Overview: The part of an RNA shown here (large-subunit ribosomal RNA, domain III) has 385 nucleotides and comes from a metagenome.

Context: one part of a larger RNA
């Protein structure tokens, strides 16, 4: 140069009262502004201690600073059911042998890994300063072992079913959720009006069990017979008779869970902290109604929309006083790893507390075709001069 440019979205602050050497900036209570398909909640990646809580203010915060995602010390993360691990396999990876190569090695066969998919079961209330489908309290549920007890042909790496699937479009049945009334509590100060009135504020409840509905698929079952399913089959396919509409699925709603929870208020305490304790009031209906569910449904097109295990089922080799299967009953047992906080962001990717970037869920009222605009609940914030 220069005490100058600039203090990073113009969303907005004000007061009182704490604290404190010291307060525009921190607590705390009012008003008063801004977001509300978000600037609010809940998950994934990523981060890795940033959670909490005491004490502190050098430096870090684009000013202060008692404050803080900063320093110092302490605490915090609890699982058969959420996720992984496991048990299947896709792309794809590796790859015994085996094939090419001078060789390093490519290359693939059988197999072995490899989610982002398929595969057993938990809900609802409460509690913490900070964890909770995890810990309590209540009712569940599933898989293993092993014991009784009843019946019985069992058995796989083999075969068959089955898991098992695409686009678009359309009526339906439902529910979540609105909204009214009704009931039930408390209030009704000021101008006019109304107390048979009117404000506010509550009306809330899961899994699991029982029923098995709207719906949707649909024949089952006997007997025969059999050149296909690499062997076999009673199984699947096919061929014939007979007798027949079973059966199998499936939302919700009802009942039960639930004489309990949970609740607005109201009552005493008090270290006045959104505190602790005790008591509780109603707890129905009608309308509206989804992008949620029945639905992997139907119905229609062509470009025809993974695999493989768990699971059923039939035999084979082999067992057949055993052993194995099957069904109810008790009773034992279920490890390992992740679980704080962040998470359209001041904690991730951008050298930064950077107007960027960055996937998935929930979706209240008014106003409307609506996830639009504008207002606005929850609940979050006024963007650190």
């Nucleotide at each position: 140069g220069a005490g100058u440019a600039g203090c990073g979205a113009u969303a907005a602050a004000c007061a009182a009262g704490g604290u404190g050497a010291a307060a525009g900036u921190c607590c705390u209570u009012g008003u008063c502004g801004c977001c509300g398909a978000a600037a609010a909640c809940c998950c994934a990646a990523g981060g890795u201690u940033u959670c909490c809580u005491a004490c502190g203010c050098a430096a870090c915060g684009u000013u202060c600073a008692u404050c803080g995602g900063c320093g110092u010390a302490g605490g915090g993360u609890g699982a058969g059911u959420c996720g992984g691990c496991c048990c299947c396999u896709a792309a794809g990876g590796c790859g015994a042998g085996g094939c090419a190569g001078a060789a390093a090695u490519g290359c693939g066969u059988a197999g072995u890994c490899g989610a982002u998919g398929g595969g057993a079961a938990a809900c609802a209330g409460g509690u913490u300063a900070a964890u909770a489908u995890u810990c309590c309290u209540g009712u569940a549920c599933c898989g293993a072992u092993a014991u009784g007890g009843a019946a019985u042909g069992c058995g796989a790496u083999g075969g068959g079913g089955g898991g098992a699937c695409g686009g678009a479009g359309a009526a339906g049945g439902g529910u979540a959720g609105g909204u009214c009334a009704g009931c039930c509590a408390a209030c009704u100060g000021u101008u006019g009006g109304a107390a048979u009135a009117g404000u506010u504020g509550g009306u809330u409840c899961a899994a699991g069990c029982g029923u098995g509905u709207a719906g949707g698929c649909g024949u089952g079952c006997u007997c025969u017979g059999u050149a296909g399913g690499c062997a076999a089959a009673u199984c699947c396919g096919c061929a014939g008779a007979g007798c027949u509409u079973a059966g199998c699925u499936g939302a919700g709603g009802c009942g039960u869970g639930a004489u309990a929870a949970c609740g607005a208020g109201g009552u005493g305490c008090c270290a006045c902290g959104u505190g602790c304790a005790c008591u509780g009031a109603a707890u129905u209906g009608a309308u509206u109604g989804a992008u949620c569910c029945c639905a992997u449904g139907c119905u229609u097109c062509c470009a025809g929309g993974a695999a493989a295990a768990g699971c059923c089922u039939c035999u084979a080799a082999g067992c057949u006083u055993c052993a194995g299967u099957u069904c109810c009953a008790u009773a034992u047992u279920g490890a390992c790893c992740g679980u704080a906080c962040u998470g359209c962001a001041a904690a991730c990717c951008g050298a930064c507390a950077c107007a960027g970037g960055u996937g998935g869920g929930u979706a209240g009222g008014g106003u409307g075709a609506g996830a639009a605009u504008c207002c606005u609940a929850a609940g979050g914030c006024g963007c650190u001069u």
Description: The full RNA is in RNAcentral, with records from SILVA. Its Rfam family is "Bacterial large subunit ribosomal RNA". Its family is annotated with structural constituent of ribosome and ribosome in the Gene Ontology.